Predicted 3D model of a 73-nucleotide RNA (transfer RNA) from a Propionibacteriaceae bacterium.

[in-house]
């Protein structure tokens, strides 16, 4: 230099033929317990790597472009 994957919550990962972004874990609150832990219920928490585009309407399509990791040469 060429091609291919992967990027999505703090951390591991789905997400279908484009239609209101989820789960486990982890934190916070509360219930339970002499405290802690376990177990129970409820809550916060997202520029989907960036940046354009198509569309009514994008994670999902196309362009390009960061950064990992593979194979070529």
């Nucleotide at each position: 230099g060429u091609g291919g994957c992967u990027a999505u919550a703090g951390c591991u990962c789905a997400g279908u033929c484009g239609g209101u972004a989820g789960a486990g874990c982890a934190u916070c609150a509360g219930a339970u317990u002499g405290u802690g832990g376990a177990u129970c219920u409820g809550a916060g928490g997202g520029u989907c790597g960036c940046g354009g585009g198509u569309u009514c309407g994008a994670g999902c399509c196309c362009c390009g472009u960061u950064a990992g990791c593979c194979a070529c040469c």
The organism belongs to Propionibacteriaceae, within Bacteria.